[in-house]
RNA sequence: GAAGUCGGUCAGGCAGCCGCUGGGUGCAAGAUGCGAAUCUUGUUCCGAGAGGAAAGUCCGGGCUCCGCAGAGCAGGAUGCCGGUUAACCGCCGGGCACCGCGAGGUGACGGAAAGUGCCACAGAAAACAAACCGCCCAUGUCCUCGAUCGAGGGCAGGCAAGGGUGAAACGGCGAGGUAAGAGCUCACCGCGGCCGUGGUAACACGGACGGCAAGGCAAACCCCAUCUGGAGCAAGGCCGAAUAGGGAAGCAUUGGCGUGGCUCGCGCCGCUUCCGGGUAGGCUGCUUGAGCAGGCGGGAAACCGUCUGUCUAGAUGAAUGGCUGUCCACGACAGAACCCGGCUUAUCGACCGGCUUCCCUU
Repeated sequence: GAAGUCGGUCAGGCAGCCGCUGGGUGCAAGAUGCGAAUCUUGUUCCGAGAGGAAAGUCCGGGCUCCGCAGAGCAGGAUGCCGGUUAACCGCCGGGCACCGCGAGGUGACGGAAAGUGCCACAGAAAACAAACCGCCCAUGUCCUCGAUCGAGGGCAGGCAAGGGUGAAACGGCGAGGUAAGAGCUCACCGCGGCCGUGGUAACACGGACGGCAAGGCAAACCCCAUCUGGAGCAAGGCCGAAUAGGGAAGCAUUGGCGUGGCUCGCGCCGCUUCCGGGUAGGCUGCUUGAGCAGGCGGGAAACCGUCUGUCUAGAUGAAUGGCUGUCCACGACAGAACCCGGCUUAUCGACCGGCUUCCCUU
């Protein structure tokens, strides 16, 4: 100097003018009220006002409700080990496998000897398999040549080592052995369980033994382990108003209903379906939070404890917009709707830091 990899910060800034929404202090007017006080309108001043993803609704919770939320089954979810958390498919660390020269990255990472199923085409054959091209004639039998020895061929038989097909062919390579071969035997590698050492563990290393039938797929059904009520702020609560306490059909204690399904338990006495009618207004929930920032301590880290400081949107047909000047990196993706922790997706750029590789110079 170039290329890469991991992590973090910002999200146009500044000034002026006009405007919008909530809150606080004061003032004025009106209404209710004996009063205290409450409500409405206007106004002065102060301070606040969309995100790193507010998006997707993919997970997990907080919170609210359901007289069972109690037990079980089915169903669903997760899937190496340990830690963390309110919880999670999150995060941190470790192990193994794969990719990368490396820093690093990815993992739908339990079980294929419990069972079922699939592996197209090609190929003899795709998992208790099998002979297309082939190899053999030690053994049995037949034929031919041959005086005998012997030679050749067929049938029966033996083989899966060589070749071919394929993504993959019932361990690999080498030596011995055999009629020719084959873990048939041996050495090495692989595999299997056993033992020892290290580690909380996943697992790693080592040792002796065993010739050792059993490929791949469970993101196929399945088995195993762990977890798991349901519905959701349009939850729920309060106030006010209106209507038709309407009509029909069915079930009915051996029944029906009770926030997914089934069974048991428990509770209640009514319940289900269709037609028709009224209301859909206001207040609340609604923002002080598993909050944020900093210091100290513990921890390898995620994170935990403690102290100090701080308050930072609560709209409801939906609030932050318009104009001017200037700076510059010339601004993309894009707007809260109960709240929070994650994941995923979109994205113009600017800056900071750690680490790795290559080139040059000293």
A computed fold for a 362-nucleotide RNA from Accumulibacter sp., annotated as Bacterial RNase P class A. Model confidence (mean pLDDT): 77 of 100. It is recorded under the gene name rnpB. The RNAcentral record of the sequence draws on ENA.